The RNA shown here (Bacterial RNase P class A) has 370 nucleotides and comes from a Gammaproteobacteria bacterium. It matches the Rfam family "Bacterial RNase P class A". Gene Ontology terms of the family: tRNA processing, dimeric ribonuclease P complex and ribonuclease P activity. The family's RNA type in Rfam is ribozyme. Rfam describes the family as follows. Ribonuclease P (RNase P) is a ubiquitous endoribonuclease, found in archaea, bacteria and eukarya as well as chloroplasts and mitochondria. Lineage of the source: Bacteria > Pseudomonadati > Pseudomonadota > Gammaproteobacteria.
[in-house]
RNA sequence: GGAGUCGGCCGGGCAACCGCUGUGGGCCAUACCGGCUCGUGGAGGAAAGUCCGGGCUCCGAAGGGCAGGGUGCCAGGUAACGCCUGGGGGGCGAAAGCCUACGGAAAGUGCCACAGAGAACAGACCGCCAAAGCGCCUCGGCGCCGGCAAGGGUGAAACGGUGCGGUAAGAGCGCACCGCGCGGGUGGCAACACGCCGCGGCACGGUAAACCCCACCUGGAGCAAGACCAAAUAGGGGAACGCCCGGCCUCACGGCCGAAACGCGCGGCCCGCGCGAGUUCCCGGGUAGGUUGCAUGAGGCGUACGGCGACGUGCGUCCCAGAUGAAUGGUUGCCCUCGACAGAACCCGGCUUACAGGCCGACUCCCGUC
Numbered sequence: 001g002g003a004g005u006c007g008g009c010c011g012g013g014c015a016a017c018c019g020c021u022g023u024g025g026g027c028c029a030u031a032c033c034g035g036c037u038c039g040u041g042g043a044g045g046a047a048a049g050u051c052c053g054g055g056c057u058c059c060g061a062a063g064g065g066c067a068g069g070g071u072g073c074c075a076g077g078u079a080a081c082g083c084c085u086g087g088g089g090g091g092c093g094a095a096a097g098c099c100u101a102c103g104g105a106a107a108g109u110g111c112c113a114c115a116g117a118g119a120a121c122a123g124a125c126c127g128c129c130a131a132a133g134c135g136c137c138u139c140g141g142c143g144c145c146g147g148c149a150a151g152g153g154u155g156a157a158a159c160g161g162u163g164c165g166g167u168a169a170g171a172g173c174g175c176a177c178c179g180c181g182c183g184g185g186u187g188g189c190a191a192c193a194c195g196c197c198g199c200g201g202c203a204c205g206g207u208a209a210a211c212c213c214c215a216c217c218u219g220g221a222g223c224a225a226g227a228c229c230a231a232a233u234a235g236g237g238g239a240a241c242g243c244c245c246g247g248c249c250u251c252a253c254g255g256c257c258g259a260a261a262c263g264c265g266c267g268g269c270c271c272g273c274g275c276g277a278g279u280u281c282c283c284g285g286g287u288a289g290g291u292u293g294c295a296u297g298a299g300g301c302g303u304a305c306g307g308c309g310a311c312g313u314g315c316g317u318c319c320c321a322g323a324u325g326a327a328u329g330g331u332u333g334c335c336c337u338c339g340a341c342a343g344a345a346c347c348c349g350g351c352u353u354a355c356a357g358g359c360c361g362a363c364u365c366c367c368g369u370c
Stems, first nucleotide, its partner, number of pairs: 001366010012335007020042009044341001048352002051350005056222004063271004068218005073087005088102001089100004103213002108211002110207003125152002127148003133144004160178006179202001180200005185194003226292004236283006245258005263275004299318008
């Protein structure tokens, strides 16, 4: 100097004037909504996608099981997760690094096109032998029967590999080493690793992002959740099913307690639990206004300690948007990286996607110089 990898940050700024909105004080008005003035706050790293996980609210409580759904190496972090951190196995890369849908094929079922003899306990196309037996023979040999899967070929993949022996020719048929299986040992919390030890000729491919098996997790709806206030209407009409039993109080109307059970609730189903004299269905009518939920949080920042790290603990400090047809816009001047992707709507932790330009740090490799 070049190429590459990983991590972090900024992402228009400053000033003036007018305008919008939350909020504190004062004044006015006052059911609410509001007006004026002074001070002060006001969109993101993704606010996006709505893909995960929760907080919160409601379903009276929300139990057990099945089904359904989700995750899938190990150990940690976290409120939790399908996230993050650190390891292990596998793959890619020359490396720094990157990816990983990574439990089980010896529980079972399915699939592996075409080619090929044969694609899972298979197979004879080209081939090798001709030992034993039979037949012929010029006694070299040939044919039949028979043996082989070691060689070649097909294919993505052919039922272990290399070598030696053995055989008629061969074959784990035997042996050595490798591979594989089983049992140990060492290291590691573990996944796992080991140029470790022993036994065994040896269960015989791949695929589970196929069905399935196994382990763990899992109520349902959702801020348009929910709560309160005000107002209005027709306390309307019809149908089905069911109850109208017992006791106590009362002069009576009636009230209380218990039983009963159509029905209802607990996402689907079962069990179970509870509510209940009403329940369900159809037609029709009214209101859809205001307040709240609504921002102090699993919060931000700084620092010390612990930890490889994610992160945790302690101390200090700050309050950092709450609109509701939807708030930050307009003008002028200067600077400059000449401005990309792009706007909160209950709130957080993640993941994924989009992004002009600029800055910082660490690491890998190549070239050159000293």